[in-house]
RNA sequence: GCCCCCGUCGACUAGCGGCCUAGGUCACAGCCCUUUCAAGGCUGUAGCACGGGUUCGAAUCCCGUCGGGGGCA
Numbered sequence: 001g002c003c004c005c006c007g008u009c010g011a012c013u014a015g016c017g018g019c020c021u022a023g024g025u026c027a028c029a030g031c032c033c034u035u036u037c038a039a040g041g042c043u044g045u046a047g048c049a050c051g052g053g054u055u056c057g058a059a060u061c062c063c064g065u066c067g068g069g070g071g072c073a
Stems, first nucleotide, its partner, number of pairs: 001072007010026004018056001028044005049065005
């Protein structure tokens, strides 16, 4: 330098154009339960890497940038 793959809550992950107010588990906070703790139950906090485009509608499709991984030279 060229090619391929990936980027979603603090962590891991689901999603494959509309059913979504982006779901689940763990973690965190509050409440219940308990003499207390643990366990259990309920509730909450928090996310689509960034910019543009296509579309009536985009986390999802396209382009670019940034970051990560792999391959070739």